Predicted 3D model of a 76-nucleotide RNA (transfer RNA) from Xylanimicrobium pachnodae JCM 13526 = NBRC 107786.
Model confidence (mean pLDDT): 80 of 100.
Rfam family: tRNA. It is annotated as a transfer RNA.
The sequence was found in a public genome assembly.
Lineage of the source: Bacteria > Bacillati > Actinomycetes > Micrococcales > Xylanimonas pachnodae.
RNA sequence: GCCUCCUUGGCGCAAUAGGUAGCGCAUCCGCCUUGUAAGCGGAGGGCUGCGGGUUCGAGUCCCGCAGGAGGCUCCA
Numbered sequence: 001g002c003c004u005c006c007u008u009g010g011c012g013c014a015a016u017a018g019g020u021a022g023c024g025c026a027u028c029c030g031c032c033u034u035g036u037a038a039g040c041g042g043a044g045g046g047c048u049g050c051g052g053g054u055u056c057g058a059g060u061c062c063c064g065c066a067g068g069a070g071g072c073u074c075c076a
Base pairs, nucleotide, nucleotide: 001072002071003070004069005068006067007066010025011024012023013022019056027043028042029041030040031039049065050064051063052062053061
């Protein structure tokens, strides 16, 4: 330098014929318990790396940039 993949709540991940984002853990509250943990119920928390484009509508398609992972860098 080139190629491929990834970038979504604190963490780990889902969401494909494009239709206003969900699960587990964690956090907080409550129940239970003598108490803690476990268990059960509930709540808060992201607008999907950043900037553009296409579209009535984009996490989901296109372009650029940034970060991360892997691979290639051969012949004469």